A computed fold for an 80-nucleotide RNA from a Planctomycetota bacterium, annotated as c-di-GMP-I-GGC riboswitch aptamer. The sequence was found by an Rfam model in a public genome assembly. Model confidence (mean pLDDT): 78 of 100. The organism belongs to Planctomycetota, within Bacteria. Its Rfam family is "c-di-GMP-I-GGC riboswitch aptamer". Rfam links the family to the GO term cyclic-di-GMP binding.

RNA sequence: GACCUCAGAGGCAAACCAAUCGUGAGAUUGGGACGCAAAGCCAUGGGUCUUCUUUUGCGAAGAGUGCCAGGUUGCCACCU
Numbered sequence: 001g002a003c004c005u006c007a008g009a010g011g012c013a014a015a016c017c018a019a020u021c022g023u024g025a026g027a028u029u030g031g032g033a034c035g036c037a038a039a040g041c042c043a044u045g046g047g048u049c050u051u052c053u054u055u056u057g058c059g060a061a062g063a064g065u066g067c068c069a070g071g072u073u074g075c076c077a078c079c080u
Base pairs, nucleotide, nucleotide: 001079011036012035016031017030018029019028020027021026034066040072041071042070044069045068046067048063049062050061051060052059
């Protein structure tokens, strides 16, 4: 410099359990590992979910990036 293929070092942590918070979707902490090379970051587009409203068409406020795209940054090893 290039790459992000292997889950080997290191990293993250689904379901589930406990406590707390929230009307709720869910969130945080601890335990726990199904998986993950961006499962790092950004609600930008689509989709999903919740609450409120409703003329049942919509609309508003939220949740969520570990649903799919997009943007952005990038570790070890390998390679040059």